[in-house]
This is a predicted structure of a 350-nucleotide part of an RNA (small-subunit ribosomal RNA, central domain) from a metagenome. The coordinates come from a structure-prediction model, not an experiment, and the mean pLDDT is 89. It matches the Rfam family "Bacterial small subunit ribosomal RNA".
Context: one part of a larger RNA
RNA sequence: CUGGGCGCAAAGCGCACGCAGGCGGUUUGCUUAGUCCGUUGUGAAAGCCCGGGGCUCAACCCCGGAAUUGCAUCGGAUACUGGCAGACUGGAGACUGGUAGAGGCUAGCGGAAUUCCUGGUGUAGCGGUGGAAUGCGUAGAUAUCAGGAAGAACACCUGUGGCGAAGGCGGCUAGCUGGGCCAGUUCUGACGCUCAUGUGCGAAAGCGUGGGGAGCAAACAGGAUUAGAUACCCUGGUAGUCCACGCUGUAAACGAUGGGCACUAGAUGCCGGGCAUAUAGACGUGUUCGGUGUCGCAGCUAACGCAUUAAGUGCCCCGCCUGGGGAGUACGGUCGCAAGGCUGAAACUC
Numbered sequence: 001c002u003g004g005g006c007g008c009a010a011a012g013c014g015c016a017c018g019c020a021g022g023c024g025g026u027u028u029g030c031u032u033a034g035u036c037c038g039u040u041g042u043g044a045a046a047g048c049c050c051g052g053g054g055c056u057c058a059a060c061c062c063c064g065g066a067a068u069u070g071c072a073u074c075g076g077a078u079a080c081u082g083g084c085a086g087a088c089u090g091g092a093g094a095c096u097g098g099u100a101g102a103g104g105c106u107a108g109c110g111g112a113a114u115u116c117c118u119g120g121u122g123u124a125g126c127g128g129u130g131g132a133a134u135g136c137g138u139a140g141a142u143a144u145c146a147g148g149a150a151g152a153a154c155a156c157c158u159g160u161g162g163c164g165a166a167g168g169c170g171g172c173u174a175g176c177u178g179g180g181c182c183a184g185u186u187c188u189g190a191c192g193c194u195c196a197u198g199u200g201c202g203a204a205a206g207c208g209u210g211g212g213g214a215g216c217a218a219a220c221a222g223g224a225u226u227a228g229a230u231a232c233c234c235u236g237g238u239a240g241u242c243c244a245c246g247c248u249g250u251a252a253a254c255g256a257u258g259g260g261c262a263c264u265a266g267a268u269g270c271c272g273g274g275c276a277u278a279u280a281g282a283c284g285u286g287u288u289c290g291g292u293g294u295c296g297c298a299g300c301u302a303a304c305g306c307a308u309u310a311a312g313u314g315c316c317c318c319g320c321c322u323g324g325g326g327a328g329u330a331c332g333g334u335c336g337c338a339a340g341g342c343u344g345a346a347a348c349u350c
Stems, first nucleotide, its partner, number of pairs: 003322004007304001012318001014201004021194003025088007033081002035077004040072003049065006091191001092188003095184005103177007110154001114150008125136002162169002206247006215241002220236004258317006266295012299306002323350003332343004
């Protein structure tokens, strides 16, 4: 470079925004750059290929043709692509009116539970396990009642449910704020899609500084178990888990399935909206958009399975793969306080 691929065999960047680049709706005119046709010049000869000929054949040699896919020049064509100018509304966006939601941030508030503290009642046990022991308790525990303090998480509602780009989001109230969907069809007039580099977001754990610390709990200690038991079980328990600010930038970051657009039987459930119908109204029925599930045809698939939320049929753009181990290692570079991240080989070996 090319081919074939990327749900599970190697392979979709964790997610988004987006410059360059690539690609790009309908229509008119101009241009003729790309594109197509022809002319002329050049593309040395030999060689290769085709036809013919000469050495008795062949190798070899000779003649002719073709080829030399290219470049330049001139003439022509104008469908497509590009450029320029103009127009359009179906893509995209805006506007108006509605609407659902654990979407985000900040502040305040609430109840249950847990632990601790104080006081009351009360007495010999409690706790824990397969059974025990360590542990706690006559300095009065466990249990129970009243009061107080603290931190963290929000039972039921809860759903096969909803929202968000992903990570993720769940008590209540208020403030600030992002996105979506539906209806109207008023406006702009291709303003679009994708995106190397780049930038931002990014669970948990971890790191820095300061706070906080109820419960839980790596490490650690003890008790058991066991041949041993650096475990599983039990009693304790420190980082941490929580908050603020800063860093880290990873994951089975998963739908193991990149994004966009179009097309291709249906059936059924749920969520949000519109319309029609019915009704006093709610429920309902039909239909139409958007979302989320299950089943299933054609088609696809190695099979499993996927199947209008495609893994079907096509187009555009990006990322990635190319036997196993060595190895996501070494070296170098770069980022980080560190831990380490990103990039990423080879020898050798099967």